Predicted 3D model of a 75-nucleotide RNA (transfer RNA) from an Alphaproteobacteria bacterium. Its Rfam family is "tRNA". It is annotated as a transfer RNA. NCBI's taxonomy places the organism under Bacteria, Pseudomonadati, Pseudomonadota, Alphaproteobacteria.
[in-house]
RNA sequence: GAGCGUAUGGCGCAGCGGUAGCGCACUUCCUUGACAUGGAAGGGGUCACAGGUUCAAAUCCUGUUACGCUCACCA
Numbered sequence: 001g002a003g004c005g006u007a008u009g010g011c012g013c014a015g016c017g018g019u020a021g022c023g024c025a026c027u028u029c030c031u032u033g034a035c036a037u038g039g040a041a042g043g044g045g046u047c048a049c050a051g052g053u054u055c056a057a058a059u060c061c062u063g064u065u066a067c068g069c070u071c072a073c074c075a
Base pairs, nucleotide, nucleotide: 001071002070003069004068005067006066007065010024011023012022013021018055026042027041028040029039030038048064049063050062051061052060
């Protein structure tokens, strides 16, 4: 330098045009002598960034950034 992949709550991931979700974690309450387990309720998101297409974009297109893999180059 080229190609491919990944980027979504604190963590691990799903969702591939039509109201952003799951598990764990977190908060409150119940349960216990207390803890754990269990039960109920709840909070938390610029969907990497910018632009475009569209009535509507996390999703499609373009560019950029970060990370990973492969190839090439160099000594």